[in-house]
Context: one part of a larger RNA
RNA sequence: GGACGAACGCUGGCGGUAUGCUUAACACAUGCAAGUCGAACGAGAAGGAAGAGCUUGCUCUUCCUGAAAGUGGCGAACGGGUGAGUAACGCGUGGGUAACCUACCCUUUGGAAAGGAAUAGCCUCGGGAAACUGGGAAUAAUGCCUUAUAAGAUACGUUUGUCGCAUGGCAUUUGUAUUAAACGCUCCGGCGCCAUAGGAUGGACCCGCGUCCCAUUAGCUAGUUGGUGAGAUAACAGCUCACCAAGGCCACGAUGGGUAACCGGUCUGAGAGGGCGAACGGUCACACUGGAACUGAGACACGGUCCAGACUCCUACGGGAGGCAGCAGUGGGGAAUAUUGCGCAAUGGGGGCAACCCUGACGCAGCAAUACUGCGUGAGUGAAGAAGGUUUUCGGAUCGUAAAGCUCUGUUAUUGGGGAAGAAAAAAAGACGGUACCCAAGAAGAAAGUUCCGGCUAACUACGUGCCAGCAGCCGCGGUAAUACGGAGGGUGCAAGCGUUACUC
Numbered sequence: 001g002g003a004c005g006a007a008c009g010c011u012g013g014c015g016g017u018a019u020g021c022u023u024a025a026c027a028c029a030u031g032c033a034a035g036u037c038g039a040a041c042g043a044g045a046a047g048g049a050a051g052a053g054c055u056u057g058c059u060c061u062u063c064c065u066g067a068a069a070g071u072g073g074c075g076a077a078c079g080g081g082u083g084a085g086u087a088a089c090g091c092g093u094g095g096g097u098a099a100c101c102u103a104c105c106c107u108u109u110g111g112a113a114a115g116g117a118a119u120a121g122c123c124u125c126g127g128g129a130a131a132c133u134g135g136g137a138a139u140a141a142u143g144c145c146u147u148a149u150a151a152g153a154u155a156c157g158u159u160u161g162u163c164g165c166a167u168g169g170c171a172u173u174u175g176u177a178u179u180a181a182a183c184g185c186u187c188c189g190g191c192g193c194c195a196u197a198g199g200a201u202g203g204a205c206c207c208g209c210g211u212c213c214c215a216u217u218a219g220c221u222a223g224u225u226g227g228u229g230a231g232a233u234a235a236c237a238g239c240u241c242a243c244c245a246a247g248g249c250c251a252c253g254a255u256g257g258g259u260a261a262c263c264g265g266u267c268u269g270a271g272a273g274g275g276c277g278a279a280c281g282g283u284c285a286c287a288c289u290g291g292a293a294c295u296g297a298g299a300c301a302c303g304g305u306c307c308a309g310a311c312u313c314c315u316a317c318g319g320g321a322g323g324c325a326g327c328a329g330u331g332g333g334g335a336a337u338a339u340u341g342c343g344c345a346a347u348g349g350g351g352g353c354a355a356c357c358c359u360g361a362c363g364c365a366g367c368a369a370u371a372c373u374g375c376g377u378g379a380g381u382g383a384a385g386a387a388g389g390u391u392u393u394c395g396g397a398u399c400g401u402a403a404a405g406c407u408c409u410g411u412u413a414u415u416g417g418g419g420a421a422g423a424a425a426a427a428a429a430g431a432c433g434g435u436a437c438c439c440a441a442g443a444a445g446a447a448a449g450u451u452c453c454g455g456c457u458a459a460c461u462a463c464g465u466g467c468c469a470g471c472a473g474c475c476g477c478g479g480u481a482a483u484a485c486g487g488a489g490g491g492u493g494c495a496a497g498c499g500u501u502a503c504u505c
Stems, first nucleotide, its partner, number of pairs: 001505002006501005013375006019368002021333001026331003030328003035074003040071002047064008081286003090211008100203002105199003109195003113147004123136005152179006160171004184191002212258003219249003224246008261283004265276004288309005311322004339365001341364003347361001348359004378408004388399004412446001414441005422432001449494002452491002454475003460489002463486002470477002
């Protein structure tokens, strides 16, 4: 000198763009953050219309509309947060899978036959303070089950060809076994179902290389290293198990300990290098702590389940409920970090044929000089060099064209008027927002501080103090004329900031 997710002191006019718990992965009141589909299904409150009965304001029937709940489908594994753990194939980079999976989407081919048993809601009888839950009866489906069919697929065997990368791959022939579906819904336009092949997308696994400090850590290892067989898995594999062998790693640093999410990047530097990993983007890990599986194409699942633990809350003491490292917000910690805001208008996501619904993702607004950046706080003229301050050798010098005065301008701010783009294919639809922007009005009016002035280092005098009070980044100042302390006048630097501190190059 640079840089910053900064903080502190003094000061503070406006706009744009970013950024904003770095500490306690501490505990959390309250609200919201994941639903949707009636074109899968049964039933149907309230309401409306028509009709009937009569006890004349009630009951019944039909139709329309349709709430809350339930069965079912898809989603909830995305999006959002955090960085605790992890020194690891976790990440980065380059490869491999002849060892793999992939819902929705696109393309190909071929299909959807015959039946059945339940169950929730509802009704009814209970239990419980509650959370919730038991018995009975009846019912539907694109829910569940049985059977048929099998081009195809899968498993095992078989024929031939061809290729390769060792196991083998691909195509082909044939046998045995196994395996489907929702004659659904419809507004008649479509939307769906099953099997199959390919694609796309997303993932899984393996390998080479790279990836901090300590040797005042030198030996480590029994599922350990390998084999055979089996099991498990989407799949390879000690992944797991039985048996067999005795191996495997290590001064090219094993093992142990400490620290740490990794990267694109970012800061600095001429570069080499060094520091960092906030925001934005990619990957990983985690979701009160520890463990486990279920469902599913996908999870061992932040706003799912079960078990254990700590903590908090409710209780009728029998038993229950909860998880902000989502968005706001609260307490606490801290030098320190914001609103319990508006909207789904845009972009994107989920559901739905759609209309549409949901979306604290996102778009915006609010707060903070936290950073970067732009603008302003006036311009011209003006010597009686005014008054006043400071100083003085008492002549003067200086603040100083500075002020006043005169002539202008109107950025910003204020008030009034007009007023967008952002909305894409016909219409409708704008939170931001009456915002940006434009026009007019009046008036210099409402807008400058802060640090330093001994040398380094730009900028000096007088007074006070008297090794005191104090200053200080280093050298050092102060003991009676201190340009170094304190206030003052003057000056220097930067400027809506200035200075200090911390960290780092």